[in-house]
Molecule: Bacterial RNase P class A
Organism: marine sediment metagenome
RNA sequence: GCGGGUCGGGCGGCCGCUGUUUCGAGCAAUCGGGAUAGAGGAAAGUCCGGGCAGGACAGGGCGCGGUGAUGGCUAACGGCCAUCCGGAGAAAUUCGCGGGAAAGUGCCACAGAAAAUACACAGCCUUCGGGCAAUGGUGAAAAGGUGCGGUAAGAGCGCACCGCGUUUCUGGUGACAGAAACGGCAGGGUAAACCCCACCGCCUGCAAGACCAAGUAUGCCGGUAUGCUUUGCCCAAGCGUUAACCCGGCGGGUAGGUCGCUUGAGGCUGUCGGUAACGGCAGUCCCAGAGAAAUGGUCGCUAAUUACAGAACCCGGCUUAUAGACCCGC
Numbered sequence: 001g002c003g004g005g006u007c008g009g010g011c012g013g014c015c016g017c018u019g020u021u022u023c024g025a026g027c028a029a030u031c032g033g034g035a036u037a038g039a040g041g042a043a044a045g046u047c048c049g050g051g052c053a054g055g056a057c058a059g060g061g062c063g064c065g066g067u068g069a070u071g072g073c074u075a076a077c078g079g080c081c082a083u084c085c086g087g088a089g090a091a092a093u094u095c096g097c098g099g100g101a102a103a104g105u106g107c108c109a110c111a112g113a114a115a116a117u118a119c120a121c122a123g124c125c126u127u128c129g130g131g132c133a134a135u136g137g138u139g140a141a142a143a144g145g146u147g148c149g150g151u152a153a154g155a156g157c158g159c160a161c162c163g164c165g166u167u168u169c170u171g172g173u174g175a176c177a178g179a180a181a182c183g184g185c186a187g188g189g190u191a192a193a194c195c196c197c198a199c200c201g202c203c204u205g206c207a208a209g210a211c212c213a214a215g216u217a218u219g220c221c222g223g224u225a226u227g228c229u230u231u232g233c234c235c236a237a238g239c240g241u242u243a244a245c246c247c248g249g250c251g252g253g254u255a256g257g258u259c260g261c262u263u264g265a266g267g268c269u270g271u272c273g274g275u276a277a278c279g280g281c282a283g284u285c286c287c288a289g290a291g292a293a294a295u296g297g298u299c300g301c302u303a304a305u306u307a308c309a310g311a312a313c314c315c316g317g318c319u320u321a322u323a324g325a326c327c328c329g330c
Stems, first nucleotide, its partner, number of pairs: 001330007009302007017038009040308001044319002047317005052205004064201005069083005084098001085096004099196002104194002106190003121136002123132003144162006163185001164183008209259004218251006225241006266285008
């Protein structure tokens, strides 16, 4: 110098808060005592992926969105591991939005003669008809590079090496690498521009959602009360009125309560397989679960004053913040 990992003040007293459990009191609600557990490496941003829940959904297509070297890991991923290619570095190492520009379309400021079908600015040569692209200059980029030959001057015009393309062979699962032969040689950049190719993708999130369910809050049904008609009366039937009161039943559902809720793709140890990510097996452990939200305050000792920061359904990642201490490898 580079890479990786661990911790993130400690101990004790007193007073509190939340969960669980136990003992006592009480008909019960509840109250009192004891024991025990009680934030993080990022609980954060909510950026990806999955579980779970509800809705939608025969199948297929269009469209839209995402991802993009290769092989593997995984529940899955835009994550991780290994490898390849390219860039940086003396090196350890590190960085890469790393498919296609030879399907098509578009765009490319300034400078410059010209930014891609050159009638070539300066220039070189000339038999003055013309030939040329070596040299200069501009630019991020100018139709291969270096050398020798060649020529009027030049030029892959010829040759050697390098580069490029095609074919074949060899090694590798593969990306790719190497070799040989052939071709004097394709032709700028941009796909976080449209587009093309391959693969993936329904929508909404625990305020998801399920259950119980108070009210003189409310819907319906029946009874009760009462009017009219059918024949004057009764019964019965039909059509209404008042729902102001009363009784019974049923429903949705508010307040409220219960569940979802924490045992899980779980942690630790050992061992085996694998370069590794990771996986198998055995043993062992239970490690917050609130509901407007607990995890705090204070004192003493020690220490060096601690940093960033506070769970809200749960997990795997990424990113960002982080005083300081320690360990390992190169």